[in-house]
Molecule: transfer RNA
Organism: metagenome
RNA sequence: GCCCCGGUAUCCCAACCGGUAGAGGAGGCCGCCUUAAAAGCGGUUCAGUCUGGGUUCGAACCCCAGCCGGGGCA
Numbered sequence: 001g002c003c004c005c006g007g008u009a010u011c012c013c014a015a016c017c018g019g020u021a022g023a024g025g026a027g028g029c030c031g032c033c034u035u036a037a038a039a040g041c042g043g044u045u046c047a048g049u050c051u052g053g054g055u056u057c058g059a060a061c062c063c064c065a066g067c068c069g070g071g072g073c074a
Stems, first nucleotide, its partner, number of pairs: 001073007010026003013022001019057001027045006050066005
């Protein structure tokens, strides 16, 4: 330098062919249980999707440029 994949909640990760983002796990908080704690169980909490622009009635999703991470080729 070229090619591919990825960036979504505090963290990991879903979101089907564009239709107002949470299926799930961890964490936090409250409660049950326990002598107490851990484990377990129940409830609850947190985003506008890496950045900028474009298309569209409408974008996490499509297009362009860039940033960051991982992999491959030279």